Predicted 3D model of a 72-nucleotide RNA (transfer RNA) from a bacterium. The prediction has a mean pLDDT of 80. The sequence is in RNAcentral, with records from ENA.
């Protein structure tokens, strides 16, 4: 330099272009307990970035950024 893949809560993942973006875990609170753990309930928190297409974008298209792989 060329080609390909990936980017979603603190972490790991899901989501056919359409319901309040879901689940697990983590963190806060409550219940329970002599106390704790476990369990149960509840709360907090997420689409890398800038544009475009569309009635509607995490999803499709383009540029940028970052990470990984292959070729030279």
């Nucleotide at each position: 330099g060329g080609g390909g893949g990936c980017g979603u809560g603190g972490u790991g993942a899901a989501a056919u272009g359409g319901c309040u973006a879901u689940c697990a875990u983590a963190g806060g609170a409550a219940u329970c307990u002599c106390c704790a753990a476990a369990a149960u309930u509840u709360c907090u928190g997420u689409u890398c970035u800038a544009g475009g297409u569309u009635c509607g974008a995490a999803u499709c298209c383009u540029g940028g950024c970052g990470c990984c792989c292959c070729c030279g």